[in-house]
RNA sequence: CGCUUAUUAAGAAAGACGGAGGGAUUAGACCCAACGAAGUCUUAGCAACCUGUGACCACACAAGGUGCUACAUUCUAUCCCGAUUUUAAUCGGGGGCAGAUAAGUU
Repeated sequence: CGCUUAUUAAGAAAGACGGAGGGAUUAGACCCAACGAAGUCUUAGCAACCUGUGACCACACAAGGUGCUACAUUCUAUCCCGAUUUUAAUCGGGGGCAGAUAAGUU
């Protein structure tokens, strides 16, 4: 990197360095950013996938391995359904694709 499974609800930031980008990717929209983006480090926190304990499950607790700590997987570029209506647009809902995280696997 690929594949499988589960989740994609909620939650949780300060400081130092840094110095212009960032919100995964391409395009558009929208948003954040010199009242300091990305990134690195320190400390703190959130969660509970693996893990440990309660003999096992359920469940509870802990926090060792990961992960995460603007808003939102932000929306559209896919499909279906419904409503409105000027009939090709707007709004709402659901699925798919893609992505993220964990566990496993070739």
Molecule: SAM riboswitch aptamer (S box leader)
Organism: Pedobacter sp. Leaf41